A computed fold for a 73-nucleotide RNA from a Parcubacteria group bacterium, annotated as transfer RNA. NCBI's taxonomy places the organism under Bacteria, Bacteria candidate phyla.
[in-house]
RNA sequence: GCGCGGUUAGCUCAGUUGGUAGAGCAUCUCAUUGACGUUGAGAGGGUCAGAGGUUCAAGUCCUCUAUCGCGCA
Numbered sequence: 001g002c003g004c005g006g007u008u009a010g011c012u013c014a015g016u017u018g019g020u021a022g023a024g025c026a027u028c029u030c031a032u033u034g035a036c037g038u039u040g041a042g043a044g045g046g047u048c049a050g051a052g053g054u055u056c057a058a059g060u061c062c063u064c065u066a067u068c069g070c071g072c073a
Stems, first nucleotide, its partner, number of pairs: 001072007010025004019056001027043005049065005
């Protein structure tokens, strides 16, 4: 330099044919306990890596950029 794949919550990851973004763990609150833990119920937390384009509508499609990994030279 070229090709392929990844980037979504604090962490690990889903997200179908483009149609109002989810789970587990973690955090907080309540219940339970003498207390902690466990368990149960609930809550908060997202510019979907950045920019642009297509579309009535984009995490999803297209282009460029950044970054990580793999392969080729």
Its Rfam family is "tRNA". The RNAcentral record of the sequence draws on ENA. RNAcentral records the identical sequence in 2 taxa.